[in-house]
Context: one part of a larger RNA
RNA sequence: UGACGGGGGCCCGCACAAGCGGAGGAACAUGUGGUUUAAUUCGAUGAUACGCGAGGAACCUUACCCGGGCUCGAACGUGAGAGGAAUAUAGGUGAAAGCUUAUAGCUAGCAAUAGCCGUCUUACGAGGUGCUGCAUGGUUGUCGUCAGCUCGUGCCGUGAGGUGUCGGCUUAAGUGCCAUAACGAGCGCAACCCUUAUCUUUAGUUGCCAGCGGGUUAAUGCCGGGGACUCUAAAGAAACUGCCAGCGUAAGCUGUGAGGAAGGCGGGGAUGACGUCAAAUCAGCACGGCCCUUACGUCCAGGGCUACACACGUGUUACAAUGGAUGGUACAGAGGGCAGCUACUUCGCGAGAAGAUGCUAAUCUCCAAAGCCAUUCUCAGUUCGGAUUGGAGUCUGCAACUCGACUCCAUGAAGCUGGAUUCGCUAGUAAUCGCGCAUCAGCCACGGCGCGGUGAAUACGUUCCCGGGCCUUGUACA
Numbered sequence: 001u002g003a004c005g006g007g008g009g010c011c012c013g014c015a016c017a018a019g020c021g022g023a024g025g026a027a028c029a030u031g032u033g034g035u036u037u038a039a040u041u042c043g044a045u046g047a048u049a050c051g052c053g054a055g056g057a058a059c060c061u062u063a064c065c066c067g068g069g070c071u072c073g074a075a076c077g078u079g080a081g082a083g084g085a086a087u088a089u090a091g092g093u094g095a096a097a098g099c100u101u102a103u104a105g106c107u108a109g110c111a112a113u114a115g116c117c118g119u120c121u122u123a124c125g126a127g128g129u130g131c132u133g134c135a136u137g138g139u140u141g142u143c144g145u146c147a148g149c150u151c152g153u154g155c156c157g158u159g160a161g162g163u164g165u166c167g168g169c170u171u172a173a174g175u176g177c178c179a180u181a182a183c184g185a186g187c188g189c190a191a192c193c194c195u196u197a198u199c200u201u202u203a204g205u206u207g208c209c210a211g212c213g214g215g216u217u218a219a220u221g222c223c224g225g226g227g228a229c230u231c232u233a234a235a236g237a238a239a240c241u242g243c244c245a246g247c248g249u250a251a252g253c254u255g256u257g258a259g260g261a262a263g264g265c266g267g268g269g270a271u272g273a274c275g276u277c278a279a280a281u282c283a284g285c286a287c288g289g290c291c292c293u294u295a296c297g298u299c300c301a302g303g304g305c306u307a308c309a310c311a312c313g314u315g316u317u318a319c320a321a322u323g324g325a326u327g328g329u330a331c332a333g334a335g336g337g338c339a340g341c342u343a344c345u346u347c348g349c350g351a352g353a354a355g356a357u358g359c360u361a362a363u364c365u366c367c368a369a370a371g372c373c374a375u376u377c378u379c380a381g382u383u384c385g386g387a388u389u390g391g392a393g394u395c396u397g398c399a400a401c402u403c404g405a406c407u408c409c410a411u412g413a414a415g416c417u418g419g420a421u422u423c424g425c426u427a428g429u430a431a432u433c434g435c436g437c438a439u440c441a442g443c444c445a446c447g448g449c450g451c452g453g454u455g456a457a458u459a460c461g462u463u464c465c466c467g468g469g470c471c472u473u474g475u476a477c478a
Base pairs, nucleotide, nucleotide: 001478002477003475004474005473007472008471009470010469011468012467013466015462016461019425020424021423022422023421026317027316028315029314030313031312032311033310034308035307042053043052064303065302067300068299069298070297076125077124078123079122080121081120082119083117084116087104088103089102090101091100092099093098106115107114108113127292128291130290131289132288136286137285138281139280140279141277143275148187149186150185151184152183153182154163155162156161167178168177169176193269194268195267196266198237199236200235201234202233203232204231208226209225212224213223214222240263243257244255245254246253247252319418323377324376325375326374327373328372329371335366336365337364340359341358344355345354346353347352384415389410390409391408392407393406394405395404431454432453433452434451435450436449437448
């Protein structure tokens, strides 16, 4: 100087407390361990691995296994030589990749020649998801959006170092104010950026319809017209403790104070200091070294990554009446759409099918559910719950056996609120309800990322648990 202490002081955080809803018990989904296997490819492992890499494993992907091919290599480039083909069709063989046979035999130019070639030979470069993340770059997690981490000059100390950065008050903040052997500065904090909440101006189509006029219907801003309103999208305004009162030297704090759409950082996002963990990644990519080169390269077919006495994590659905069922009825936002989204009509109980129309989209379309109204069930393992299984189908795709999703009929398991323990959340939040997107032929999505609808309870407080910051103290630790 640090680190540590079941030392002290001060302070903070859904850290506890106060509340609400979960996990841990059940079934299923998914990831992991283990076991099994020819293979169950590889990586990630306290917090900081385990719905993680994977924002899509039937083939492909694919790296694994078995079998069968190729060896300058059906990834690609270059040189030299040979050649006229490339390719197409047909036959044989084979699981396929391929091998083989036959037929036709490139383009320009008179020609020399030039071009072209997924042809042949030869040569050189290749290729490796093989090893090392403890050789590395780049990127990332974490402490932590915590308030810290440092420097120049000066001063103090023999020196390591200290001071500044400490003290008092204050703040979300090393944020400020005061004090001060320190005075300044940098990286962080804050602000500048995006979005949301209000208003103004400009603009008015594909959006809107107040007032004016018109029209037809099954129905409609449907039409003329309008720019008021909603909205869209560009520019501005607005919030700064600015004003008032109280407290305070000041910074600042307090107020069901005024005004205001908004009040004291208005809400949300992006933004992550010096560093820590030889943290993660050689399988995104790049790269040093090592290793393989008729194979550890490469092509194909099939299998596997989907196994299953079991254990754990993360989720979904439930155990019901604040509910289930049937019928009727209402209201979003944000996104997507041409190998696409599809109105509408017909057929089918349905998943869907057939026809047909609009839309390269503020124009057409995908498109709500909880809710509300009525009826029924009457507390049961039930009209709860839907696993599992049988049958019949639809769709995608070359192909759904291993191993897809969905529909209909039948079947109707466990489960009656979950031990010790444990997680999230302070407001448009939790809880609850549906909708969209990426990936994608399809989909194992109950995942991920977004969007809106309905919409709470509680916080006395900081004694205690956990983590963190500052000061101080002890130490046989570095």